A computed fold for a 1181-nucleotide part of an RNA from a Deltaproteobacteria bacterium, annotated as large-subunit ribosomal RNA, half B. It matches the Rfam family "Bacterial large subunit ribosomal RNA". Its family is annotated with structural constituent of ribosome and ribosome in the Gene Ontology.
Context: one part of a larger RNA
RNA sequence: UCCAUCUUAGGGAAUUCGGCAAAUUAGCCCUGUAUCUUUGGUAGAAGGGGUGCCUGGUCAGCAGUGAUCAGGUCGCAGUGACUAGGGGGACCCGACUGUUUACCAAAAACAUAGCUGACUGCUAAACCGAAAGGUCUUGUAUAGUCAGUGAGUCGUGGCCACUGGCGGUGUGUGAAACCCGGUUUCAACCGGGCUAAGCCCCGUUGUAGGCCGGCCCUAACUCUGAGGGUCUUAAGGUAGCGUAAUCCCUUGCCAAUUAAAUGUUGGCCUGCAUGAUAGAUCAACGAGGUCCCCGCUGUCCCAAGAUGGAACCCGGCGAAACCACCUUUCUGGUGAUUAGGCCAGAGACCUUCAAUGGGAAGAGUAGACCCCAUGGAGCUUUACUGCAGUCUAUUGUUGUUGUAUGGUUGUGAUUGUAUAGCGUAGGUAGGAGACAUAGAAGCUAAGUCGUCAGACUUUGUGGAGUCACCAAUGUAACACUACCCUUUCACGACUAUACGACUAACCGAAGCAAUUCGGGACACCAAUAGGUGGGCAGUUUGACUGGGGCGGUACACCUCUGAAAAAAUAUCAGAGGUGCUCAAAGGUCGGCUCAUCAGGGUCAGAAAUCCUGAUAAGAGUGUAAGGGCAAAAGCCGGCUUGACUGGAUUCUGAAAAGCAAGGAAUCCAGAGGCGAAAGCCUGACCUAGCGAUACGCAUGUUGUCCUGGAUGGACGCAUGUGACGUCAGAAAAGCUACCCUGGGGAUAAUGGUGUCGUGGCGGGUGAGAGUUCAUAUCGACCCCGCGCGUUGCGGCGUCGCUGUCGGCUCGCCCUCUCCUGGCUGUGCAGCAGCAGCCAAGGGUACCGGAGUUCACGGAUCAAAAGGGCACGUUAGCUGGGUUCAGAACGGCGUGAGCCAGUUUGGUCUAUAUCUGUUGAAGGUGUUUCUGCCUGAGAGCAAGGAAGAAUAAGUACGAAAGGAACAUUCUUCCGGAGCCUCUGGUCUACCAGUUGUCUGACAAGGCAAUGCUGGGUAGCUACGCUCCAGCGGAUAAGGGCUGAAAGCAUCUAAGCCCCAAGCCGCACUCAAAAAUAGGCAGUUGGCACCGGUAGACGACCGGUUUGAUAGGGCAGGGGUGUACGAUACAAGCAGCAAUGCGAGUAUCUUAGCCUACUGCUACUAACGCCAAAAAAGCUAGC
Repeated sequence: UCCAUCUUAGGGAAUUCGGCAAAUUAGCCCUGUAUCUUUGGUAGAAGGGGUGCCUGGUCAGCAGUGAUCAGGUCGCAGUGACUAGGGGGACCCGACUGUUUACCAAAAACAUAGCUGACUGCUAAACCGAAAGGUCUUGUAUAGUCAGUGAGUCGUGGCCACUGGCGGUGUGUGAAACCCGGUUUCAACCGGGCUAAGCCCCGUUGUAGGCCGGCCCUAACUCUGAGGGUCUUAAGGUAGCGUAAUCCCUUGCCAAUUAAAUGUUGGCCUGCAUGAUAGAUCAACGAGGUCCCCGCUGUCCCAAGAUGGAACCCGGCGAAACCACCUUUCUGGUGAUUAGGCCAGAGACCUUCAAUGGGAAGAGUAGACCCCAUGGAGCUUUACUGCAGUCUAUUGUUGUUGUAUGGUUGUGAUUGUAUAGCGUAGGUAGGAGACAUAGAAGCUAAGUCGUCAGACUUUGUGGAGUCACCAAUGUAACACUACCCUUUCACGACUAUACGACUAACCGAAGCAAUUCGGGACACCAAUAGGUGGGCAGUUUGACUGGGGCGGUACACCUCUGAAAAAAUAUCAGAGGUGCUCAAAGGUCGGCUCAUCAGGGUCAGAAAUCCUGAUAAGAGUGUAAGGGCAAAAGCCGGCUUGACUGGAUUCUGAAAAGCAAGGAAUCCAGAGGCGAAAGCCUGACCUAGCGAUACGCAUGUUGUCCUGGAUGGACGCAUGUGACGUCAGAAAAGCUACCCUGGGGAUAAUGGUGUCGUGGCGGGUGAGAGUUCAUAUCGACCCCGCGCGUUGCGGCGUCGCUGUCGGCUCGCCCUCUCCUGGCUGUGCAGCAGCAGCCAAGGGUACCGGAGUUCACGGAUCAAAAGGGCACGUUAGCUGGGUUCAGAACGGCGUGAGCCAGUUUGGUCUAUAUCUGUUGAAGGUGUUUCUGCCUGAGAGCAAGGAAGAAUAAGUACGAAAGGAACAUUCUUCCGGAGCCUCUGGUCUACCAGUUGUCUGACAAGGCAAUGCUGGGUAGCUACGCUCCAGCGGAUAAGGGCUGAAAGCAUCUAAGCCCCAAGCCGCACUCAAAAAUAGGCAGUUGGCACCGGUAGACGACCGGUUUGAUAGGGCAGGGGUGUACGAUACAAGCAGCAAUGCGAGUAUCUUAGCCUACUGCUACUAACGCCAAAAAAGCUAGC
């Protein structure tokens, strides 16, 4: 020193983020108990009193026992030890008991009862499973599941535009199957029809996801705005609450609390960004968060002492991390920009022990932060692409049958009116007869159709004829037969849809089973098809970048500068353009000359058109800039299409080689345009105006094939087209604080380093003000610096790791000085100031709120200066803040999530190798050993400051006021020593006392030394004692003499003063001071007995010639009157003798103890080594 424990005077939270920790309280009995309240509570509220032992009595009880009364009695203290709530007042959150991150979060999170919504009628919904099967449930809507909210109380506003849920409708859209068409040998293929769910559409729904405005004006002071206007929305935030767990500004404003409050509470409302996603309130409850008060205390002022265990020493046993090599100092410098190892200087004998934690950018962990990776993972979604699931349709499993309505087909009927015509003439062919008692005409009744004229069918009656041919009309002529068309009907078959019926598939229930009952061609199941589908899966989510992100595009091009006179040349360098345009703005031939100014000239003006002159261009050139351009490249006109076809080469794109699209230039051939011709023309004065391959589309095609053929199809070819702008061209959104891996100091955050804009400090000049007067004081504009405490910038070192804010502790240094010391000027009378010079010796504090540094405030002070030291200090402490994982609020986001916004909670490792430092030893050297000194050198604050008195009410001053030199006293801070006093402690000791054990007494053990009251020595502070002047040399400054410069001048030569500062004096260390000192003497050491000493060594005393320790005796001191005996004692029992009895008195200033002092050899200090000298060497131990 650490850990565990105990006690502390005076103060009493001043400590600190915070009363953390500790202390207080405590059992039982009696009494008494506020506020609020859901009337249950709160409540053990709070507060007050009592409590032992002995003797005796009363009451209750079967009893163990309990209650109660009276008297006596002891102590500091009677729940005497152990056991055993500190209390109160407010606020936030959550109702409560409960649950949770096993191992950093116990909470405000989760749950909860209650409330609400949704689904579900039982083979339920929901869930698990590939299925079989199962859970729910052997339950049945008072049930089950899912979701939200979260007791209770009061309320729960507006919005259905968006997204979602639910419902509906059919004029849209909508797949396969089916039907139809085109094409086809068959197919493939194409088109159409029909059509489910879904989408679309319509409606509804908020205790579904969610959302809930702006501007302007306005009332008799002002303010405010009930009110008005206007824009706008789906609606524009209601009741409440409100600087809040929500408020940035913010420490909002007011009040209370405090000496002082970034706190807390109560109000206010200007709500960045409250609000019914639940709001508001609320008794009780809470190891939750916050504030205050009482009590209490070592949390603190300010520490001290004690006990045990470690540490340390001895004996036994005996690891690990770490480790390039080390012969492992300091300061300054250098250097990849913080070096024990380099350079310079200084320092430095060798080796240990105990400490300490400044350094080894110490150890431990291939940095969790940051960036990067065509890394990973988890999560999200209206990313991309899929897959389960689910909805729907079709087909199969899949049968019988009815009705209705369709479709197709068969049979039998039926139907057919232009006009003319007997009249209701379907067409064509045959045809001269056909039908009739198996009942003709006519009549009656009913039905169907209808062009309303009639036609047809059937029943009855009737009882024998009717029709055709012919004629007329007409395009067509009729009976009758056959075939067909149209309309309609009936029947049959097939088929579709809807609704029924059935039972035998299939399903369920019952039953051991046979079987019965129920459902039933539905469902289940299978296949196909469409929808939905973060439920699940695989992936993507660019680059550049003065870190990354946000922003931008410097990602493809053009012009100029940068660019350093060839070419080339970077930056998120500077200034700008492009992703076109033009059928003329192209070609050619011919012609012309611009802008501006001056003069002249009708209207006519500064500018209109006309004339003249000057003028190389100051104009124009589609389009940016540059370079060009005057009988033109500009302007005007004529004719035209070279804005051609084919082929080739060169340049550029692109400075090694290689390199595409694109661009430019030149040549040849063909066919042309213009021009008389020479000639010019492969777009535009030039330099930008662009895009590969594949697929697709369009056009063309004298290619090939299907094929014999086509206006068909397939494969080609040519041209064009659409775009990849991240342009050598994937099909592509986010979050991660739950994170992971690989890397990076190629790249950020902290510190270092560079720089010094910014910040700080200073200087020059001196406009100005200061009544006058620049410079007592203040000082603009402008200019010049210094240093690296601000903040930036850079990105140099560090990412196989240099701990990050503040506080505490401990300091060392700087001066640009806050105080103290010495001076100067003053707009200095004095006092008090203002400004400056010298000066760094010493000092520079406390408290309130806030994590704060800072800042603000309170009361002091001589003063409450500023900084550096890795924003000094984490192998020294703390951990409040920041910066992991939990949770909440506001805001943002569809969401996962996020916020230099807020709030609550949240693991700080370690045995020290080297070096440094503080102490302590051993050895060697200095030429014997020992003792005593000297003091080069080192350290140093040993002091610093204030108040008062005298001087002196003096100097000064009109007064008011009011010094100094010098002397004395006191105080504070600091330092050193000490324990007489005052305190503390005192586990030596003495005493009291509780529980229990040793049978009782006595004497003891244990319970923190059991607790309590005292307390010697020792150690200590809160106590006591001491601590500064003098000399020398100086600073600023003041002077003497005195020239340069006949004067003047403190200076140049010379000389005198002068500061808390410097050097001494004083104090501490110091012969290892390598120049290793001086003097004196002859013994020194081990061991032993000890302590003025001490971790161990060491040091000091003693060692028989001895009081060193122990013992004994005496004294002093502590405690407080021992054991035992005798006497007494409230009473009680007993006839009595006598017995029981807490306790009291006397013997007794007793007994016990003693670390102090003295006396006394009774015990123990026994022995041993080396040496006794000229010097040196060697060996052994």
It was read from a public genome assembly. The prediction has a mean pLDDT of 82.